Record summary:
Predicted 3D model of a 1406-nucleotide RNA (small-subunit ribosomal RNA) from an uncultured bacterium. The RNAcentral record of the sequence draws on Greengenes. Its Rfam family is "Bacterial small subunit ribosomal RNA". Gene Ontology terms of the family: structural constituent of ribosome and ribosome. Model confidence (mean pLDDT): 82 of 100.
[in-house]
C1' cells in the first nucleotide's frame, strides 16, 4: 500500500467481498511448564446452608462460675477450759472470666449491581453576601446545686410460636429542674464595604450549657471562634436517534404575603397579573447510567464504557417517615402488593444486585477454600475483639509474556511411503548410529525477604540454592484454483460434496474425498459473533448532480446566509504572552526492581479543553461620518404572435330552402358497411351556424415559465438603446410561505360546424376488444370555479466577475458616405453555428460554458421492492404532496469499441431471378434411406437440412462379415523375448468318426563352418487379441460457406483504453485487379501468374509393311490491349476496328487464404484413456442363416407413354482405354473355321501390344412397312426350355430362346440442371471382378441447339453506412397472464396484551 467481481473486450460510475488489528467471548481439534492478569455480558429471575457489623465492665445496675482475704451461724474432733483444727451454710471485699440488659460510638463507611434516568444525572469552568458538619486539629471560657423515673431482676397472667400484658424494686456519662456564663442566639441603634442576611462598635429587668470514669498519667463533658476534610444548592457550556411527534404549558410564568428547609427557590399555600417555552426543534416517542479511559485509524474521526479510579442511581415491587452530624437507610422501622416458608388456622416469619454455593434460562463465565501475618476500617485508655474489605491459595490456554519438547556429528543418500518419462526423483542429515548437555523434570539436603515494631507469616518447607539421575515424560492445528504463502497421484462423475467473493463437480478435478509432498502459525491453531480499518462508500480534512443516482415546472419573497469604496472609534470573533485548572491510574520518554519479558516502581512530559489577566488591530463584526462604479430613479426614443376586453373580415366546411340534372356516389391494397329514384354525388343562387385564421413565416420576435400568429381600437406589464442629472449599498440568494402553471379531467350554465376517446357497424386476420373504412357520444369552444401534474427538457438552479476568434441574423446608437438610401466600420443588448485554451469516463461543452473563481438555495449515496404501503396534509372526485421497511440480487447503470443481426439504407456480383431448352414430382422396374410389437434368432455398423440417402460399398451366394443359431479352442488364428525338454527340416501321406472346424491312430522324415549354432514342435513365464466405448480427449484426412475476395502483420501515427488508421474515398476489374487521392509507408497468406491439357505453326526423334499426312514424345514460335480510333483525369481501363489459328483470363483442369459448423470419420490407418480377457471370452475357428424381409413414405436413376416414332433390309463415320513370362506346372485378349435360333461350345492363328485382339460403334443415311390404336407403342410380371461362372446359384447370380403382355396416352402443389462444342440425344471403354444385381460410378468420342430485355423481386455472397437492451450473437434477448408449492409485507369483522393518558369512586402507612 491494495486486490477480486458487471463486459466479447474497454474506460467510467457504483455496490458487494477479501487481506489487518481488537474482544469479559463461545464452539471444534489438540494440549508440557511458569509468572502476571482476568472470569454470570443472558433472568435487577428464584434462593437451601454457612459466614459478610460490631465494640466498650476505664458510663451503669444485676446474675453466674472460679480463686483469695475478713466476719457471722451450726456441727464434728481434740482439749478441763480458753482455744485450735476441719466441714457446711451465709455475708462482705478483691481478682479473673462469662451472660443478657440500660447507656455511648459505629452501623450513612467498606462490599454489590446498572433496573431506572436524555436529567444540572455526568463532564468542565465558575458562584454560594443563600448553607450545614459527629469523630480530628488549634484557640478561648467553663464543668455548681438538686430531682423524678425506667430496663435488667422478681411475682402473676396470655399465646402453638413470634412475642406481649399487669404489679413490685433499682443504677448511670440515660432523663430532667434551678443557678452562672461569652455579642453565642434574639431585638434595636451607629459606621464601613460591593445591593442584602457581610464586618466593626454600642445597647437590653430578653434567651440558652455541662458528666463523669480511672491504674492519678489522663480520658471525657459544655459553650464559642477558626482550620482541615466532607456534604448541599445555583449557573454558563458540552452530552444519542426520530418532524411519518409541530405546537406545548394552569403551579403553568411572574409578583405580594405566609409556611417550610441547614439554606435560595412555586418547594408549598392564599391572593393578583397573563404570562412562559418552541423550527438554534419545544412537546411527544424510542434507546441509554455519565466520565477518566478502551479498540481502531496516518490523522480527522468511528465504535465502545469489562477489569481499575471518580460521580450518580438502586437494594423483592410501590409509598412513607423516624433516629442521627450525616439516611428517607442493601443485611433499621411502618404500610400496601406479589412470591416463598412455619402454623395448634387464631397468627407469624423472610428478602444473596455482600463472599462462597444452588436451581432456572443460556453458546457461555470459578472454591459452599486459608488467614486477619500485611494494608485499611469500626469500637476501646489499652490489651484486644470484629472485618467473605483485604491478603493468599484453588479451578478455567480466557488473555498477555517467558521457557521447553534436545545439541553436535552422521550418505550405503538405508528401509518404508509417494511420484515416475522406469533412467530416476522426493521424504532427507531426516532416521538408525556415535559423542555431549540437563533448561524443564524426579529424588535428597539447605532455605528466605515480606515484621516498619516487643509479639505476630495464611502464603509455605513456597521462591531460591546445592548434589545426584535419565534424551528420557512433553506437537499440534489450519491451509495449498485466483485474491493468498504453498502441487502431485488416486477415488468420485452436476452424484457425494466444497464455498469469504468469483465460482468448482456432467470420466483425465492442483477447487469434492483420501494419500504423499509443501506452506503458515505454534501450546496453540481454526471457525462463529461483534467493532474499527481498508470505504475519498456521508467526502470538515476529502465527493458529486447534461447522458451514470441527483437542478424544485417557473417566478416573487419574510426569517437566515453572504455582501462595493474611504476614514475614525471599539476590541466580540481572530492572534500573542502569562496565571489557574485539566484527580490518580492509563499514554509517551528516561531510569530502576522481579534471572529476561509480561508485570511493577520512580521521575519527567503530555492530556490539543475551560476560565482569569495583560497586550496586538491586518481581516470579519459593531458604532459613527462620507463616496459612486453595484442597484434604483428621471428625460428622449425604438422593436415586438407580451397580456386583457370589444368590434370587424374573407376563404373553407356544414345545414336549410329553391333551380338544373340524371344514376350512381363514397371509400380502399382490394372491398364492404354507408348515402342515393321520397332524386343523392355534381352544379347555381340565397340564408343560417360554429370553429380556426392560408400566403407573409425565418436557425425570426415577445414572455419568468406554461405559452403567444386574421385586422382594428381601448386599457396594460416588461425589455433594450442614447444622454445629463438625482438617491446613496437601497444589493444577491432564499428553508417555511405565496402567485402563476400545457394537455387531459371535474362542477354549474351556455354553445356545438368540423374533428372525435367510449360505443355501433364493415373489412383484415387463426383470432383482431387494433392498424384501414362508414357513423358517432363525452370532449374540443365560451363564462365562472376546481385540479396542480408532463420527456413542465437546454434532461444543464439563480447572481456577479474573468478567459482567442470566424461567420450568420434581430433591435438600438455612432462614424463615414449619399440628393436620400443600400453597402462598409465601431459599439450595446439578444438569437444561432463552427471552433483556441481549458474541462470531460467518453459523447461532447466551449464569452448563451459542462472553462476559471465567489455567494446562496435545492437535490444524490447499489439494483429491485417503490415513488409503493401505513400515517399526515390538500382535493367534489380522479388523484396529488410528503414517504419507508421486511424480503431479494451481485450486480443494476453511463459512454465508447469490435462483431453479429434488421420485414434499415446505398453500391456490386453469381444459371440467383428473368429469357430459353430438357427434366424430376404421376407409371413400371433398379438402387439407397426411413419406418415396421401383425416381420426377425439376426435383419452388423457408420453417414441424417443445405453439407445423409446409386453415400463408406471400384462388386454381400460361401469367403467378404463386423450380425444371429449351433458346434469347437484357450499363451491362443497372427507377433517378440526368456527358460526347460524332445527329437525331427518346416512339412507331407494314409485310415476312422464327424456338417466342418477338429479329434484319434498309423507311416515316412532335418540343415550346418561340427561350436550343439540355427529353424521347428511341446511345456512353463512375460504377454497376445478386441470392427468393444469415447470423433465432446486426439493425429491424419474430408465436406461446407467458396475459387467467394477476402484475412492479417511490422514500423509509424491517433485514442486514457478496448481499438482505429493502413484495408476507408473516387474511377476500374473476374479479383484488396489496377490507377488517382490519402498519416501512413511497406510486407505476408489469398487473387493473378508459374504447372498439366487442348486449339495454330515450325523443328527433331521414334516404333509401326511403307509414306506426304496422321500419331507419340521432346524443343521452339505465337497473344502483349502490341497497332489504329473514340471515351476516360495526358491514368487505370472500357468500346470499336485491322491483322491473326486464336483477342482482351482463348477453352478446360489441378491449385481451396484466416477461419466457421465441439460438422464427418476411434469401422481405412495411427493414437490417450477406459472396459472384456489364465477364460464357459466382447478373443479365435467352423457349418448354416442373415445383411436381399414388406402395409407404407422419401431421395437418386433407367425404360416408356410413341409417327422428329416402331419394325425389317441395306449403307457410312470415332475416341479414350484394356489384355497371358506369375513361382516349376493351369489361368488373359482372342482373330479365323465349324456347330447351335441364340446365350454359348469345340478346335485354333496372333499378341507382353502404334504390330495381334477387343472392334461390325450407335444415333445417322437409303428403301419398305405400320397410320393414331393401349397399337407392329410399352415392356413389367409369369410359365417352359437352355447356357455360363463357381466346392456350391434354394433362400440369393447373370445371360439366351419361345410363350405371356401389367401399369402407362406427357404427369397436382412444388422443384432440378444448363450460357457453346454447352444443354439435349447417341453409342463405346475401364476399375472392382470366378461370376454378377452396373440402369451405378469414372472416362471417351458422335450429332448438335435455343435464349439472356434487364437487376424490381426470390436465394446466396462482398463492401460501406445506420440502429441495437443481441455476443451461446435473431434458432438472440425478453414481457405479461395462468398453474403448483414456499417466503416476506400490506389490508381484514373482531379478540387479546403492554405502555401512556383523562374523568370519577374507595382509600393504608405517613
Nucleotide at each position: 500500500a491494495g486486490a477480486g467481481u458487471u463486459u466479447g473486450a474497454u474506460c467510467c460510475u457504483g455496490g458487494c467481498u477479501c487481506a489487518g488489528g481488537a474482544u469479559g467471548a463461545a464452539c471444534g481439534c489438540u494440549g508440557g511448564c511458569a509468572g502476571c492478569g482476568u472470569g454470570g455480558a443472558u433472568a435487577a429471575g428464584g434462593c437451601a446452608u454457612g459466614c459478610a457489623a460490631g465494640u466498650c465492665g476505664a458510663a451503669c445496675g444485676a446474675u453466674u462460675u472460679a480463686u483469695u482475704g475478713g466476719g457471722a451461724u451450726u456441727u464434728a474432733u481434740c482439749g478441763c477450759a480458753a482455744g485450735a483444727u476441719a466441714a457446711c451454710u451465709u455475708u462482705u471485699u478483691a481478682u479473673a472470666a462469662a451472660u443478657a440488659g440500660u447507656g455511648g460510638c459505629a452501623a450513612a463507611c467498606g462490599g454489590g449491581u446498572u433496573a431506572g434516568u436524555a436529567a444540572c444525572g455526568c463532564g468542565u469552568a465558575g458562584g454560594g453576601a443563600a448553607u450545614c458538619u459527629g469523630c480530628c486539629c488549634a484557640g478561648a471560657a467553663g464543668u455548681a446545686g438538686g430531682g423524678a423515673a425506667u430496663a435488667a431482676u422478681c411475682c402473676g397472667c396470655c399465646g402453638a410460636a413470634a412475642g406481649g400484658c399487669g404489679g413490685a424494686c433499682u443504677a448511670a456519662u440515660a432523663c430532667u429542674c434551678u443557678a452562672u456564663g461569652g455579642u453565642c442566639c434574639c431585638g434595636c441603634c451607629u459606621c464601613u464595604u460591593u445591593u442584602u442576611u457581610a464586618g466593626a462598635g454600642g445597647u437590653g429587668u430578653g434567651g440558652u450549657a455541662a458528666a463523669g470514669a480511672u491504674u492519678u498519667a489522663u480520658c471525657g463533658c459544655u459553650u464559642c471562634u477558626g482550620g482541615a476534610a466532607g456534604a448541599c444548592c445555583c449557573u454558563g457550556c458540552g452530552u444519542c436517534c426520530u418532524a411519518u411527534c409541530a405546537g406545548c404549558u394552569u403551579g403553568u410564568u411572574g409578583g405580594u404575603g405566609a409556611g417550610g428547609u441547614a439554606a435560595u427557590g412555586g418547594c408549598u399555600c392564599a391572593c393578583c397579573a397573563a404570562g412562559g417555552c418552541u423550527a438554534u426543534g419545544a412537546c411527544g416517542g424510542g434507546u441509554a447510567g455519565g466520565g477518566g479511559g478502551a479498540u481502531u485509524g496516518a490523522g480527522a474521526g468511528a465504535u465502545u464504557g469489562a477489569c481499575c479510579c471518580c460521580c450518580a442511581a438502586c437494594a423483592u415491587u410501590g409509598g412513607g417517615a423516624c433516629u442521627g452530624a450525616g439516611a428517607c437507610a442493601c443485611u433499621g422501622c411502618c404500610c400496601a402488593g406479589a412470591c416463598a416458608c412455619c402454623u395448634a388456622c387464631g397468627g407469624g416469619u423472610g428478602g444473596c444486585u455482600g463472599c462462597a454455593g444452588u436451581c432456572g434460562a443460556g453458546a457461555a463465565u470459578c472454591u459452599u477454600c486459608g488467614g486477619c501475618a500485611a494494608u485499611g476500617g469500626g469500637c476501646g485508655a489499652a490489651a484486644g475483639c470484629c472485618u467473605g474489605a483485604c491478603c493468599g491459595a484453588g479451578c478455567g490456554a480466557c488473555g498477555c509474556u517467558g521457557c521447553g519438547u534436545g545439541c553436535a556429528g552422521g550418505a550405503a543418500g538405508a528401509a518404508g511411503g509417494c511420484c515416475u518419462u522406469c533412467g530416476g526423483g522426493u521424504u532427507g542429515u531426516a532416521a538408525a548410529c556415535u559423542g555431549c548437555u540437563g533448561u524443564u523434570c524426579u529424588u535428597a539436603g539447605g532455605g528466605a525477604a515480606g515484621a516498619a515494631c516487643u509479639u505476630u507469616g495464611a502464603c509455605g518447607g513456597u521462591a531460591c540454592c546445592u548434589a545426584a539421575g535419565c534424551a528420557g515424560a512433553a506437537a499440534g492445528g489450519a491451509g495449498c484454483a485466483c485474491c493468498u504463502a504453498a502441487c502431485u497421484c488416486u477415488g468420485u462423475g452436476c452424484c457425494a460434496g466444497c464455498a469469504g467473493g468469483u465460482g468448482c463437480g456432467g470420466u483425465a478435478a492442483u477447487a469434492c474425498a483420501g494419500a504423499g509432498g509443501c506452506u503458515c502459525c505454534g501450546a496453540g491453531c481454526g471457525u462463529u459473533a461483534u467493532c474499527c480499518g481498508g470505504a475519498u462508500u456521508u467526502a470538515u480534512u476529502g465527493g458529486g448532480c447534461g447522458u451514470a443516482a441527483a437542478g424544485c415546472g417557473u417566478c416573487c419573497g419574510c426569517a437566515g446566509g453572504u455582501g462595493g469604496a474611504a476614514u475614525g472609534g471599539u476590541a466580540a470573533g481572530u492572534c500573542u504572552g502569562u496565571u489557574g485548572u485539566u484527580a490518580a491510574a492509563u499514554a509517551c520518554u528516561a531510569g530502576g526492581g522481579c534471572u529476561c519479558a509480561a508485570c511493577c516502581c520512580u521521575a519527567g512530559u503530555g492530556c490539543c479543553g475551560c476560565a482569569g489577566c495583560a497586550g496586538a488591530u491586518a481581516c470579519u463584526g459593531u458604532c459613527a461620518u462620507u463616496c459612486u462604479c453595484g442597484a434604483g430613479g428621471u428625460a428622449g426614443g425604438u422593436a415586438g404572435a407580451g397580456g386583457u376586453u370589444a368590434a370587424g373580415g374573407g376563404a373553407a366546411c356544414u345545414u336549410a330552402u329553391g333551380g338544373u340534372g340524371a344514376a350512381g356516389c363514397g371509400g380502399u391494397g382490394a372491398a364492404a358497411u354507408g348515402c342515393g329514384u321520397u332524386g343523392a354525388u355534381a352544379u347555381c343562387a340565397u340564408a343560417g351556424g360554429g370553429a380556426a385564421c392560408a400566403c407573409c413565416a425565418a436557425u425570426a420576435g415577445c414572455g419568468a415559465a406554461g405559452g403567444c400568429a386574421c385586422u382594428u381600437a381601448a386599457c396594460u406589464g416588461g425589455u433594450c438603446c442614447u444622454a445629463u442629472c438625482c438617491u446613496g449599498a437601497c444589493a444577491c440568494u432564499c428553508a417555511u410561505g405565496g402567485a402563476c402553471g400545457a394537455c387531459a379531467g371535474c362542477g354549474u350554465g351556455g354553445g356545438g360546424a368540423g374533428c372525435g376517446a367510449a360505443g355501433c357497424g364493415g373489412a383484415u386476420u387463426a383470432g383482431a376488444u387494433a392498424c384501414c373504412c362508414g357513423c358517432g357520444u363525452a370532449g374540443u369552444c365560451c363564462a365562472c370555479g376546481c385540479c396542480g401534474u408532463a420527456a413542465a427538457c437546454g434532461a444543464u438552479g439563480a447572481u456577479g466577475a474573468c478567459u482567442a476568434g470566424g461567420c450568420a441574423u434581430u433591435g438600438g446608437g455612432a462614424g463615414a458616405a449619399u440628393c436620400g438610401a443600400c453597402c462598409c466600420u465601431c459599439u450595446c443588448a439578444g438569437u444561432g453555428u463552427c471552433g483556441a485554451a481549458g474541462c470531460u469516463a467518453a459523447c461532447g461543452c466551449g464569452u448563451u460554458a459542462a472553462g476559471u473563481c465567489a455567494u446562496c438555495c435545492g437535490c444524490c449515496u447499489g439494483g429491485g421492492u417503490a415513488g409503493u404501503a401505513c400515517g399526515g396534509c390538500c382535493g367534489c372526485a380522479a388523484g396529488g404532496c410528503u414517504a419507508a421497511a421486511a424480503c431479494u440480487c451481485a450486480a443494476a447503470g453511463g459512454a465508447a469499441u469490435a462483431g453479429a443481426c434488421g420485414g434499415g439504407a446505398g453500391c456490386c456480383c453469381g444459371c440467383a431471378c428473368a429469357a430459353g431448352c430438357g427434366g424430376u414430382g404421376g407409371a413400371g422396374c433398379g438402387u439407397g434411406u426411413g419406418g415396421u410389437u401383425u416381420a426377425u434368432a439376426a435383419u452388423u455398423c457408420g453417414a441424417u437440412g443445405g453439407u445423409a440417402a446409386g453415400c463408406g460399398a471400384a462388386g454381400a451366394a460361401c469367403c467378404u462379415u463386423a450380425c444371429c443359431a449351433g458346434g469347437u479352442c484357450u499363451a491362443g488364428a497372427a507377433a517378440u523375448u526368456c527358460g526347460g525338454c524332445u527329437g525331427c527340416a518346416c512339412a507331407c501321406c494314409c485310415c476312422a468318426a464327424g456338417a466342418a472346424a477338429c479329434u484319434g491312430g498309423g507311416g515316412a522324415g532335418c540343415c550346418u563352418u561340427c561350436g550343439a549354432g540355427g529353424g521347428u514342435g511341446c511345456c512353463g513365464a512375460a504377454c497376445a487379441g478386441g470392427u468393444g466405448c469415447u470423433g465432446c480427449a486426439u493425429g491424419g484426412u474430408u465436406g461446407u460457406c467458396g475459387u467467394c475476395a477476402g484475412c492479417u502483420c511490422g514500423u509509424g501515427g491517433u485514442g486514457u483504453g478496448a481499438a482505429c488508421u493502413g484495408u476507408u474515398c473516387c474511377c476500374u476489374u473476374c479479383a484488396g485487379u489496377g490507377g488517382g487521392g490519402u498519416a501512413a509507408c511497406g510486407a505476408g497468406c489469398g487473387c493473378a501468374a508459374c504447372c498439366c491439357u487442348u486449339g495454330u505453326c515450325g523443328u527433331g526423334u521414334g516404333u509401326u509393311a511403307c509414306u506426304u499426312u496422321u500419331c507419340a514424345c521432346g524443343c521452339g514460335a505465337g497473344a502483349c490491349u502490341g497497332c489504329c480510333g473514340u471515351g476516360g483525369u495526358u491514368a487505370a481501363c472500357a468500346c470499336g476496328g485491322g491483322g491473326g489459328a486464336a483477342g482482351g483470363c482463348g477453352g478446360g483442369g489441378a491449385u481451396g487464404a484466416c477461419g466457421u459448423c465441439a460438422a464427418a470419420u476411434c469401422a481405412g490407418c495411427a493414437u490417450g484413456g477406459u472396459c472384456c480377457u489364465c477364460u464357459g471370452a466382447c478373443g479365435a475357428c467352423c457349418u448354416g442363416g442373415g445383411c436381399u424381409a414388406c402395409a407404407c413414405a422419401c431421395g437418386c436413376g433407367c425404360u416408356a407413354c410413341a409417327a422428329u416414332g416402331g419394325u425389317u433390309g441395306g449403307g457410312a463415320c470415332a475416341a479414350c482405354g484394356a489384355g497371358u513370362u506369375a513361382u516349376u506346372u493351369u489361368u488373359g485378349c482372342c482373330a479365323c473355321u465349324g456347330c447351335g435360333u441364340a446365350a454359348g461350345c469345340a478346335g485354333g492363328a496372333g499378341c507382353u501390344a502404334a504390330u495381334c485382339u477387343u472392334u461390325c460403334a450407335a444415333a445417322c443415311c437409303c428403301a419398305a412397312u405400320c397410320u393414331c390404336a393401349g397399337u407392329c407403342c410399352g415392356g413389367a410380371u409369369u410359365g417352359a426350355g437352355g447356357g455360363c461362372u463357381g466346392c456350391a446359384a434354394c433362400u440369393c447370380g447373370c445371360c439366351c430362346u419361345c410363350a405371356u403382355g401389367a401399369a402407362g396416352c406427357u404427369g397436382g402443389a412444388a422443384u432440378c440442371g444448363c450460357u457453346a462444342g454447352u444443354a439435349a440425344c447417341c453409342g463405346c471403354g475401364g476399375a472392382u471382378c470366378a461370376g454378377c444385381u452396373a440402369c451405378g460410378c469414372c472416362g471417351c468420342g458422335g450429332u448438335g441447339a435455343a435464349u439472356a430485355c434487364g437487376u424490381u423481386c426470390u436465394c446466396g455472397g462482398g463492401c460501406u453506412u445506420u440502429g441495437u437492451a443481441c455476443u451461446c450473437a435473431c434458432c438472440g434477448c425478453c414481457c405479461g397472464u395462468c398453474a403448483a408449492c414456499u417466503c416476506a409485507g400490506a389490508a381484514g369483522a373482531g379478540c387479546u396484551g403492554a405502555c401512556a393518558a383523562u374523568a370519577c369512586c374507595c382509600g393504608a402507612a405517613g